[in-house]
């Protein structure tokens, strides 16, 4: 330098154009003498950045950034 894959909650990951989600973790409540387990509720997100397409973009397109792998 070229190619491919990835980037979404604190962590691991879903979500192939219209509601942003799950598990774990965290907080509160219930339960218990207490803790754990269990049950219920809640908080937490500029969907890597910038632009474009579209009535509408996490999703499609372009460029850039970062991470991993391969080639040179």
């Nucleotide at each position: 330098g070229g190619g491919c894959a990835g980037u979404u909650a604190g962590c691991u990951c879903a979500g192939c154009g219209g509601g942003a989600g799950a598990g774990c973790g965290c907080u509160c409540g219930c339960c218990u003498c207490a803790c754990a387990c269990g049950c219920g509720a809640g908080a937490g997100g500029u969907c890597g950045c910038u632009g474009g397409u579209u009535c509408g973009a996490a999703c499609c397109c372009a460029g850039c950034a970062c991470u991993g792998c391969c080639c040179a």
Annotation: Transfer RNA from a Thermoleophilia bacterium, 72 nucleotides, folded computationally. The organism belongs to Thermoleophilia, within Bacteria. Its Rfam family is "tRNA". Rfam classes the family as a transfer RNA. About the family: Transfer RNA (tRNA) molecules are approximately 80 nucleotides in length.